The RNA shown here (Bacterial RNase P class A) has 327 nucleotides and comes from Aquabacterium sp. The RNAcentral record of the sequence draws on ENA. The organism belongs to Aquabacterium, within Bacteria. It is recorded under the gene name rnpB.
RNA sequence: GAAGUCGGCCAGACCGCCGCUGGUGCAAGCAUCGAAAGAUGGCACUGGAGGAAGGUCCGGACUGCACAGGGCAGCGUAGGAGGUAACACCUCUCCACCGCGAGGUGAGGAUCAGAGCAACAGAGACGAGCCGGUUUAGUCCGGGUGAAACGGGCAAUCUCUACGCGCAGCAACACCAAAUAGGCACACGUUGACCUGGCCCGGGGAGUGUGCGGGUAGGUGGCACCGAGCCGUUCUGGCGACAGGCGGCCCAGAGGAAUGGCGGUCACGGCGUGGCGUCGCAAGACAUCACGCUGCACAGAAUCCGGCCUAUCGGCUGACUUCACAC
Repeated sequence: GAAGUCGGCCAGACCGCCGCUGGUGCAAGCAUCGAAAGAUGGCACUGGAGGAAGGUCCGGACUGCACAGGGCAGCGUAGGAGGUAACACCUCUCCACCGCGAGGUGAGGAUCAGAGCAACAGAGACGAGCCGGUUUAGUCCGGGUGAAACGGGCAAUCUCUACGCGCAGCAACACCAAAUAGGCACACGUUGACCUGGCCCGGGGAGUGUGCGGGUAGGUGGCACCGAGCCGUUCUGGCGACAGGCGGCCCAGAGGAAUGGCGGUCACGGCGUGGCGUCGCAAGACAUCACGCUGCACAGAAUCCGGCCUAUCGGCUGACUUCACAC
């Protein structure tokens, strides 16, 4: 210098103006909506998307189902040891395969029980028998085909073994709670309750009133978390995953669903034009500067975590391998 292998990180920066949304404090104790429950409204300060928030494929937390305990069925996992709340994840390691190598991949338990399968070739593919020689004797030897010829192979076919999984999921679940229609209790009522303008007459008339309870609409919590929490560490143990110590921090939370828009400066990528330079006969290529246009890739939290997989313009960086050259 070229070609690679395995990781780690970023995902434009700053300023101004206008908005959206969560929290805290202050003020008010009022106004609007609502039967109520409750919601909204002012000012100040402050927080506000991701490495995958995605697919919803695994594993958990949490909640309900009888305090979820046993069995059958079903589903899943599979070398060994470890990590973890748990896992199909991660680490170390053995073996097999691929690569010159750094390294990568693995659907790597069992043919001891039973069943099933084996293309082409070949007489014959799991139970039969071809050719040649040989023997008392299908007795023994050899051959060709094929991955495999009587001894075996495949469990990525059923099966067996070991281990794991109860079922459903935040539209879980808990609480507050109308109207209407049912339900229950009590009181009054055909000896007329009740309605008909307050009373009387007259008329209608079999229910009327009060209380309780469940469910629905609606509302609140669950739900933004002192936590399997985040960041750092020339600390300790361990090959490592990881665990512990020490220091610091509190870090989005809506419910048709906020996290945005405009302007400016700088940086970056692409395209075009022009200038200068190098190489080249030339077409052109490379590098750099200026101007103009244009653009941020994949993608948007929805109960919350740990993984896996998939998508991703471009850029930065570490360790290692192979080859070439120079010393």